[in-house]
Context: one part of a larger RNA
Molecule: large-subunit ribosomal RNA, domain II
Organism: bacterium 0.1xD8-71
RNA sequence: UCCGGCGAGUUGCGGGGGCUGGCGAGGUUAAGCACUGAAGGUGCGGAGCCGGAGGGAAACCGAGUCUUAAUAGGGCGGUAAGUCAGGCCACGCAGACCCGAAACCGGGUGACCUACCCAUGUCCAGGAUGAAGCUGCCGUAAGAGGCAGUGGAGGUCCGAACCCACAUCCGUUGAAAAGGGUGGGGAUGAGGUGUGGGUAGGGGAGAAAUUCCAAUCGAACCCGGAGAUAGCUGGUUCUCCUCGAAAUAGCUUUAGGGCUAGCCUCAUGACAGCCAGAUGGAGGUAGAGCACUGAAUACCCUAGGGGGCGUCAAAGCCUACCGAAGGUUAUCAAACUCCGAAUGCCAUGCUGGUGAUUGAUGGGAGUCAGACUGCACGAGAUAAGUUGGGCAGUCAAAAGGGAAAGAGCCCAGACCCACGGCUAAGGUCCCAGAGUGCGUGUUAAGUGGAAAAGGAUGUGGGAUCUCGAAGACAGCUAGGAUGUUGGCUCAGAAGCAGCCACACAUUCAAAGAGUGCGUAAUAGCUCACUAGUCGAGAGGUCCUGCGCCGAAAAUGUCCGGGGCUGAAACACGCCACCGAAGCCUGGGGAUCCGUCUAUCCAUAGGGUAGAAGGAUCGGUAGAGGAGCAUGCUCAUCCUGCUGAAGCCGUACCGGAAGGAGCGGUGGAGGGAUGAGGAGAGAGAAUGCCGGA
Numbered sequence: 001u002c003c004g005g006c007g008a009g010u011u012g013c014g015g016g017g018g019c020u021g022g023c024g025a026g027g028u029u030a031a032g033c034a035c036u037g038a039a040g041g042u043g044c045g046g047a048g049c050c051g052g053a054g055g056g057a058a059a060c061c062g063a064g065u066c067u068u069a070a071u072a073g074g075g076c077g078g079u080a081a082g083u084c085a086g087g088c089c090a091c092g093c094a095g096a097c098c099c100g101a102a103a104c105c106g107g108g109u110g111a112c113c114u115a116c117c118c119a120u121g122u123c124c125a126g127g128a129u130g131a132a133g134c135u136g137c138c139g140u141a142a143g144a145g146g147c148a149g150u151g152g153a154g155g156u157c158c159g160a161a162c163c164c165a166c167a168u169c170c171g172u173u174g175a176a177a178a179g180g181g182u183g184g185g186g187a188u189g190a191g192g193u194g195u196g197g198g199u200a201g202g203g204g205a206g207a208a209a210u211u212c213c214a215a216u217c218g219a220a221c222c223c224g225g226a227g228a229u230a231g232c233u234g235g236u237u238c239u240c241c242u243c244g245a246a247a248u249a250g251c252u253u254u255a256g257g258g259c260u261a262g263c264c265u266c267a268u269g270a271c272a273g274c275c276a277g278a279u280g281g282a283g284g285u286a287g288a289g290c291a292c293u294g295a296a297u298a299c300c301c302u303a304g305g306g307g308g309c310g311u312c313a314a315a316g317c318c319u320a321c322c323g324a325a326g327g328u329u330a331u332c333a334a335a336c337u338c339c340g341a342a343u344g345c346c347a348u349g350c351u352g353g354u355g356a357u358u359g360a361u362g363g364g365a366g367u368c369a370g371a372c373u374g375c376a377c378g379a380g381a382u383a384a385g386u387u388g389g390g391c392a393g394u395c396a397a398a399a400g401g402g403a404a405a406g407a408g409c410c411c412a413g414a415c416c417c418a419c420g421g422c423u424a425a426g427g428u429c430c431c432a433g434a435g436u437g438c439g440u441g442u443u444a445a446g447u448g449g450a451a452a453a454g455g456a457u458g459u460g461g462g463a464u465c466u467c468g469a470a471g472a473c474a475g476c477u478a479g480g481a482u483g484u485u486g487g488c489u490c491a492g493a494a495g496c497a498g499c500c501a502c503a504c505a506u507u508c509a510a511a512g513a514g515u516g517c518g519u520a521a522u523a524g525c526u527c528a529c530u531a532g533u534c535g536a537g538a539g540g541u542c543c544u545g546c547g548c549c550g551a552a553a554a555u556g557u558c559c560g561g562g563g564c565u566g567a568a569a570c571a572c573g574c575c576a577c578c579g580a581a582g583c584c585u586g587g588g589g590a591u592c593c594g595u596c597u598a599u600c601c602a603u604a605g606g607g608u609a610g611a612a613g614g615a616u617c618g619g620u621a622g623a624g625g626a627g628c629a630u631g632c633u634c635a636u637c638c639u640g641c642u643g644a645a646g647c648c649g650u651a652c653c654g655g656a657a658g659g660a661g662c663g664g665u666g667g668a669g670g671g672a673u674g675a676g677g678a679g680a681g682a683g684a685a686u687g688c689c690g691g692a
Stems, first nucleotide, its partner, number of pairs: 001692006011094004016089002019086005026050003032044005054061002064076004097235002100232001104225006115199009124189001126158003129154001133150006162186003166183005201217001203213003238627006248261005262367002264364005270358001273354005278348004287339001288337002293333003298328003304322002306319004370395006377388003400411003415588004420584003426578003429562003435575001437574006448564001454549002458546010475533005481506003486500003512527001516525002589617005595611007628681001630678001632676008646665005652659002
């Protein structure tokens, strides 16, 4: 990992609801007893319970009663049948769908491991050092002291056994659930070790590490309370049909849990509901505005303040300082409004449409993590596949077609079948279904097929201004002068360092007190401006379409690819075609509705079956309905050695679960119908047991 078997809403009691049945103003027995075929059944048993009347705290009264002074008012009642049993649903109490803790408590078992202690034994090769003491000699007044020898002390030294475990390598499904190799430390001591004994679980022991107490220790192990509890995780077994959610509100030691409501379903009875129009309303958003509240800008005017002058002090005067109020111009606001929409909302003996879509009561739920997209907002950084709410959509719970691929985007809602048709979004050169379609333009950038501020004689369209046959623009030829070197400044300043003036003036076809280069300053070159030549458009500004640059990233290039340039790109039109589970057509099924027919119960009415018609049939949680299969029981039947069950094979039947027939194998039971009652369906639980 696979295969087989086992494996999860049960049972009792209680009250509730709807269904079926009995009896019915009544319904019903419980324990017990008797009989019996011993499993149940039948009979007896009326105690008790529910109902039949309520009101009041009660006395009590009673279709009323209580309150009260009240015959007043008010509260609760009076008009509708119950009860017993069966099966079903959920709930409550119980382990209560199954498996799962970490733990808690009780009673015991453990110190043969290990810690410490007690008692009693035992072990420590060899070597080294050489304390005290003692002896002798020296020494001293005597001592002290010195030297030599002797001696053999020490948590002394070196180092085996023994004990330990410091480094490193190996080992890591090991040779080993702690070892092996090479080194290392202690090795007469707080030493090692044998045997016997002691201390026990909130307890022991501890040269102290939460360390040890039998491979277990922040509280051992075993059994029990015990099926502890688990708002948590996982799992929860056949089929088909109808409907079909929620991820919100309020409250919650509440936030991944609950309760009630909302939304779903089933039943019952009711008769509303929705859409559009018309009409009538409420409102303060978008926008706008500045009349209020505030914010904010420039100027004017002007209280007040600052500064200066003045003065003994002051008055007074001035001010390119600040500046309330006021005025003019121009602004801003979710918590500003003199104003004020569009939508949306409410209403109607109105009009039209739709056709059960509405609300109520009762039974059963699930849901309380939502996600993205568009629009208008808050938070954030006018960040986020961010976060919060609002409106709408989709997903969730939705398959199909498109977007290369893709929960949430676009199109569109799958009952089944068809080698039928038409379309949607999106497409029609090839991959690849359908146009190398038509018309007119644009783009040259592979733009298309990623991006900003900004930049640019790219190119198309439009508007407007100026100049131009009295000759423009560009080119070429020529002129471009004089007062004057303007004044000042300066070493110099002469058009051209700088300052002042610059509508200076003169001669002119024209020529600046000078556009740039240049010189130390001059000089020189040039421009504006003018004439000639040439001979037709030239120059500027604005708006706009499509392009260009700006443009650096890690597997392979920003079209899915090939490839595409009068297009296979872009814009605007037109025709055709392709394209989905959409729509249509044909066939079939189911559900619901009303109608008809037949039949049954039969009073209305209801049930069953059928027919044509209409509508409907995606679906998670979940509600409702109808069935299949398994083993057992009862009844009535059927079948089996002329071969039961089981197993193997098989082209049959049914809408599914499933059910037959036939053949083989097998060798003794099996099945149908009706009813009952369940240990009643397996793929998942790191499920359990067995096998491969």